Predicted 3D model of a 497-nucleotide part of an RNA (small-subunit ribosomal RNA, 5' domain) from a Minisyncoccota bacterium. The organism belongs to Minisyncoccota, within Bacteria. Its mean pLDDT, the model's own confidence on a scale to 100, is 90.
Context: one part of a larger RNA
RNA sequence: GGAUGAACGCUGGCGAUGUGGAUUAGGCAUGCAAGUCGAGCGGUCCCGCUGAAGCGCAAGCGGAAGCGGGAUAGCGGCAGACGAGUUAGUAACACGUGGGAACUCACCCUAUACACGGGCACAACCAGCCGAAAGGUUGGCUAAUUCCCGAUGGUCUCGCAAGAGUAAAGGAGAAAUCCGGUAUAGGAGAGGCCUGCGUCCUAUCAGCUAGUUGGUGAGGUAAGAGCUUACCAAGGCUAUGACGGGUAGGCGGUGUGAGAGCAUGACCGCCAACGAGGGUACUGCGACACGGACCCUACUCCUACGGGAGGCAGCAGUCGAGAAUAGUAGACAAUGGGGGAAACCCUGAUCUCGCGACAUCGCGUGCUUGAAGAAGUCCUUCGGGAUGUAAAGAGCUUUUCUCUGGGAUGAAUCUUCGGAUGACAGUACCAGAGGAAUAAGGAGCUGCAAAUCGCGUGCCAGCAGCCGCGGUGAUACGUGAGCUCCAAGCGUUAUCC
Numbered sequence: 001g002g003a004u005g006a007a008c009g010c011u012g013g014c015g016a017u018g019u020g021g022a023u024u025a026g027g028c029a030u031g032c033a034a035g036u037c038g039a040g041c042g043g044u045c046c047c048g049c050u051g052a053a054g055c056g057c058a059a060g061c062g063g064a065a066g067c068g069g070g071a072u073a074g075c076g077g078c079a080g081a082c083g084a085g086u087u088a089g090u091a092a093c094a095c096g097u098g099g100g101a102a103c104u105c106a107c108c109c110u111a112u113a114c115a116c117g118g119g120c121a122c123a124a125c126c127a128g129c130c131g132a133a134a135g136g137u138u139g140g141c142u143a144a145u146u147c148c149c150g151a152u153g154g155u156c157u158c159g160c161a162a163g164a165g166u167a168a169a170g171g172a173g174a175a176a177u178c179c180g181g182u183a184u185a186g187g188a189g190a191g192g193c194c195u196g197c198g199u200c201c202u203a204u205c206a207g208c209u210a211g212u213u214g215g216u217g218a219g220g221u222a223a224g225a226g227c228u229u230a231c232c233a234a235g236g237c238u239a240u241g242a243c244g245g246g247u248a249g250g251c252g253g254u255g256u257g258a259g260a261g262c263a264u265g266a267c268c269g270c271c272a273a274c275g276a277g278g279g280u281a282c283u284g285c286g287a288c289a290c291g292g293a294c295c296c297u298a299c300u301c302c303u304a305c306g307g308g309a310g311g312c313a314g315c316a317g318u319c320g321a322g323a324a325u326a327g328u329a330g331a332c333a334a335u336g337g338g339g340g341a342a343a344c345c346c347u348g349a350u351c352u353c354g355c356g357a358c359a360u361c362g363c364g365u366g367c368u369u370g371a372a373g374a375a376g377u378c379c380u381u382c383g384g385g386a387u388g389u390a391a392a393g394a395g396c397u398u399u400u401c402u403c404u405g406g407g408a409u410g411a412a413u414c415u416u417c418g419g420a421u422g423a424c425a426g427u428a429c430c431a432g433a434g435g436a437a438u439a440a441g442g443a444g445c446u447g448c449a450a451a452u453c454g455c456g457u458g459c460c461a462g463c464a465g466c467c468g469c470g471g472u473g474a475u476a477c478g479u480g481a482g483c484u485c486c487a488a489g490c491g492u493u494a495u496c497c
Stems, first nucleotide, its partner, number of pairs: 001497004006493005013363006019356002026319003030316003035078003040075002043072007054061002085274003095198006103191003108187007116150004125140006156165003170179003200246003207237003212234008249271004253264004276297005299310004327353001329352003335349001336347004366396004376387004401434006410424001412421003441486005447466002452481005462469002
């Protein structure tokens, strides 16, 4: 000199774009953050139309069956493995980069073939019971794109062969047709596994290892493998640093530097790991699953004391600790995601607004004129000098500001074909009116290092980055005036080059 997710002090007009819990992966009140499908299914409730039996002399009462619409607790499907957060752990195939072979894939795309016949349940519901609650339990009825059996057999498995085994689901519509189902092959993209090389400090860590290293049999996985197990052998790693200890998420990048390098890994992107601590599996194409399940532990809460409930490292917010880090905001209008045939619903992803000079950039705080130069203040050799064209005064302008009026792009989708839909936002922007009006500070002035005089103080009070200033003439302390530098900032501290 440059840099920062900064903090602190003084000061503070505006805008744009970014950015903001770095410490206790400490504890959390409250609200919201993952649902959706009635065109898979049986019910239930509501509304509209129609209005049977019956009663009545009639008006009418009555309300069965039917049609249409709406709602949705349950069964079922898909999604909840994405998105969002954090960096505790991890020195490792975790990451980066280059290879490899023994694998898998829901949704999507392409192609081919198939979809025949039958059956058993379980919720909801009804009845009963238990419990303070959370919830549970017994019996009975029932549907399906739920489940099961059979047929067929392209494929696949077993088998030398013969042969054996092996799938499916319907729904909407008047129909056309559309949305689905099953199987196979291919694609797209995604993932699992192995491996060469690279990847911090420490030898005041020198030996480490028993599923350890290899083999055979068996098991297991989507898949290779001590992945697991029984037996057999005695191997395997290591000064090219094994093993141990410390520290740490890795990278693209970022800062600095002429570069080599050194330092770093906030925001954004990719990957990994984690979800109070530890463990386990279930479901599923995919998890050993943040807002799923079970167990143990710690903590918190409810309780009728028998027993239950919970997990903000999602978005806000709160307490704590800290030098220190924001709103319990708006909208799904756009982009994207999930579900749905669609309308649409959900979305603290996202888009916006708010707060903070935290950073970068931009703009402004006026312009011209105006005295050999007012006043005040400071200095003075008392003549004068400085502040200083500075002010006042005169003329001008209106960026900004205030008020008034107009007012977007961002919006393509949907639709009953008439039309409907913008959070931001009455914002940006435009026009008009008004008036210099609303807007300057901070640090420094011995040298390094740009800028000095007076007074006060008297080794005191104090300053200080280093050398050092201060003990009666202090350009170094304090104050005033002047000056210098930077400027909505300026200084200080911390850290890196």